[in-house]
The prediction has a mean pLDDT of 78. Glycine riboswitch aptamer from Polycyclovorans sp., 92 nucleotides, folded computationally.

C1' cells in the first nucleotide's frame, strides 16, 4: 500500500404460519370499535443445556412461553442475499 475473514448500521431484493369467525354498537357505504371463544410465531418481550470457567456469575439459538403482536388483501415480519459506510484486520 493493498485488503480476505468477521462484528454493527444504513438501504434493498426474497420472505412463512393461523377464523374477511360469532355477536353488539357505529357509518351512506367501504370501515372503525367492543366482548367471546379457537389458532399463529418469525417485531419485541421472556425462560433454559452442554461446552467453556477452580467456584460463582455469566452460557445460543429459527428452542420454549404466548405477555405484547398476529390470523382476506395491503403493510410489516425472524432469517437468507446483494449493495455501501464504520471498525477490524487473514494473506501478500
Nucleotide at each position: 500500500u493493498u485488503g480476505a475473514a468477521g462484528u454493527a448500521c444504513g438501504c434493498u431484493g426474497c420472505g412463512a404460519g393461523a377464523g374477511a369467525c360469532a355477536c353488539c354498537c357505529u357509518u351512506g357505504a367501504a370501515u372503525g370499535g367492543g366482548u367471546g371463544c379457537a389458532c399463529c410465531g418469525a417485531a419485541g418481550g421472556c425462560g433454559c443445556a452442554a461446552a467453556c470457567c477452580g467456584c460463582c456469575c455469566g452460557g445460543a439459538a429459527u428452542c420454549g412461553c404466548u405477555c405484547a403482536g398476529g390470523u382476506a388483501a395491503a403493510c410489516g415480519u425472524a432469517g437468507c442475499g446483494g449493495c455501501g459506510u464504520a471498525c477490524c484486520g487473514u494473506g501478500a

It was read from a public genome assembly, where an Rfam model found it.